[in-house]
Molecule: transfer RNA
Organism: Schlesneria paludicola DSM 18645
């Protein structure tokens, strides 16, 4: 610096070729317990990495920056 892959909930990850943001796990509140573990009910908590366009609607299309991986190469 060129390619290419990726960024969604606290981590790990989906979202059926654009149509109301989900799931395990963690957490929080209860029940259970003598106290915890465990089980069991409730609860999603989130500016979909930042901006900007396209459109009736964007996690998804399109440009642009930011950060991480992986390959190529350039100075030294």
């Nucleotide at each position: 610096a060129c390619g290419g892959g990726c960024g969604u909930a606290g981590c790990u990850c989906a979202a059926u070729u654009g149509g109301c943001a989900g799931a395990g796990c963690a957490c929080u509140g209860g029940a259970u317990u003598c106290c915890a573990a465990a089980u069991c009910c409730a609860g999603g908590u989130g500016u979909u990495g930042g901006g900007g366009g396209u459109u009736c609607a964007a996690u998804u299309c399109c440009c642009u920056c930011c950060g991480c991986c992986c390959g190529u190469g350039c100075c030294a």